[in-house]
This is a predicted structure of a 146-nucleotide RNA (c-di-AMP riboswitch aptamer (ydaO/yuaA leader)) from uncultured Nakamurella sp.
């Protein structure tokens, strides 16, 4: 100075601050009607939502392992047979998403496609009400037309 996020800017407090507080601004959930949804009453779950682009699909592990059914016997953490995972791990790809330095757009190239929250329970949503302003990163394409 520049990016990805909502996640910034002010005021006072203090010696100051990345710390408190208020407020302004952006963001996030909850929460009528009408709409959607709906018999009813119990069980069960691999229940159900939310934030975010971050879903889905495929191939190797994991493993013919756990687990289930039938069966032998010498009834065992024992054999046969059939059936057959999940977590998790690499790797490919993909819904989507982002960067390219005045904006827009085109070409080209770079990259991401995660992580976590609620706790059994929330459609949508006027008025209410509650909440967050974190954290990570870069440093010559500095092209072209307008």
């Nucleotide at each position: 100075c520049g990016c990805c996020g909502a996640a910034u800017c002010g005021a006072c407090g203090c010696a100051g601050a990345c710390c408190g507080u208020c407020g302004a601004a952006c963001c996030g959930g909850g929460g009528a009607a009408c709409c959607a949804g709906g018999u009813g009453u119990g069980u069960u779950g691999u229940g159900g939502g939310g934030u975010g682009a971050a879903u889905c699909c495929c191939c190797g592990g994991g493993a013919g392992c756990a687990g289930u059914g039938c069966u032998g016997c010498g009834c065992g953490u024992c054999g046969g047979c059939a059936c057959g995972g999940a977590a998790c791990c690499g790797g490919g790809g993909u819904a989507g998403g982002g960067c390219u330095a005045c904006u827009u757009c085109c070409c080209g190239g770079c990259c991401c496609g995660a992580a976590u929250c609620c706790g059994u329970c929330a459609g949508c949503u006027a008025a209410c009400c509650c909440g967050g302003u974190a954290g990570g990163c870069g440093g010559c394409g500095a092209u072209g037309a307008g």
The model forms 92% of the base pairs in the Rfam consensus. Its Rfam family is "c-di-AMP riboswitch aptamer (ydaO/yuaA leader)". Rfam's curators write: This family represents a conserved RNA structure found upstream of the ydaO and yuaA genes in Bacillus subtilis and related genes in other bacteria. The ydaO/yuaA element is thought to act as a genetic 'off' switch for the ydaO and yuaA genes in its native state. Model confidence (mean pLDDT): 78 of 100. The RNAcentral record of the sequence draws on MGnify.